[in-house]
This record gives sequence, C1' cells and structure tokens, in this order.
RNA sequence: GGGAAAUUAGCUCAGCUGGUAGAGCAACUGACUCUUAAUCAGUGGGUCAACGGUUCGAAUCCGUUAUUUCCCA
Repeated sequence: GGGAAAUUAGCUCAGCUGGUAGAGCAACUGACUCUUAAUCAGUGGGUCAACGGUUCGAAUCCGUUAUUUCCCA
C1' cells in the first nucleotide's frame, strides 16, 4: 500500500427478510437465614463507535471517518 471482519448495558453476546432494543453474568432492593453464602422475587442500567445519506420509519441499507483484529504484498 491492497483486501476482509468487528464496534449494541459494567462484562460476554443475540437481534442483520427495515417497524417501540433483549439474554446471561455482574450491580442494587426485598423475602428467606442467628449472620454470610446459596435460593426465590423484583429494580435500574444502552443518543446501538461518530457524522452524513436513503426511507413514512434505520442497530439493520449506502457513503465517509475512528478504533481493534486478521490476510496479502
């Protein structure tokens, strides 16, 4: 220099036939318990990497940029 992939909650990831954003773990609250742990019930937490475009409507499609990883030279 050329090509490809990834970026979504604190962490690991799903959601990609465009139609109100989810799970597990973690955190917090309550129940239970002499206490802790475990168990059960519940709660909060995300401008979906950034900007722009297409569309009635974008995490999803298109473009540019950023970061990370891999392949080729």
The RNA shown here (transfer RNA) has 73 nucleotides and comes from a Candidatus Rifleibacteriota bacterium. Lineage of the source: Bacteria > Bacteria candidate phyla > Candidatus Rifleibacteriota. It matches the Rfam family "tRNA". Its family is annotated with triplet codon-amino acid adaptor activity in the Gene Ontology. From the family's description: Transfer RNA (tRNA) molecules are approximately 80 nucleotides in length. Rfam classes the family as a transfer RNA.